[in-house]
RNA sequence: CCCCACGACACGGGGUGCGCCCGCCCGGGCGCUGAGAUCACACCCGUCGAACCUGAAUCAGCUCGUACUGACGGAGGGAAUGUCGCCCAUGGCUCUG
Numbered sequence: 001c002c003c004c005a006c007g008a009c010a011c012g013g014g015g016u017g018c019g020c021c022c023g024c025c026c027g028g029g030c031g032c033u034g035a036g037a038u039c040a041c042a043c044c045c046g047u048c049g050a051a052c053c054u055g056a057a058u059c060a061g062c063u064c065g066u067a068c069u070g071a072c073g074g075a076g077g078g079a080a081u082g083u084c085g086c087c088c089a090u091g092g093c094u095c096u097g
Base pairs, nucleotide, nucleotide: 006085007084008083009082010081011046012045013044014043016040017032018031019030020029021028022027052077053076054075058071059070060069061068
């Protein structure tokens, strides 16, 4: 000095389901998984792309559950990322109080 990782900012891309109850609608409460269940400028992801979508209420397992786990997936799509910091350095030199 450069790259990677990490952090910040900017820009961009996403998802927000299932069960039970309140007789029904509207609305709400409780519970399940998860980073996040439209509480959020919160969470996650940006090609080194499984964030997320299609396949698909698919197949296997599990379950109260269409949720959840795995397969599917060396399948197909998906946001063209950028700048600064971060090491050496709690150091060295100089100035001021």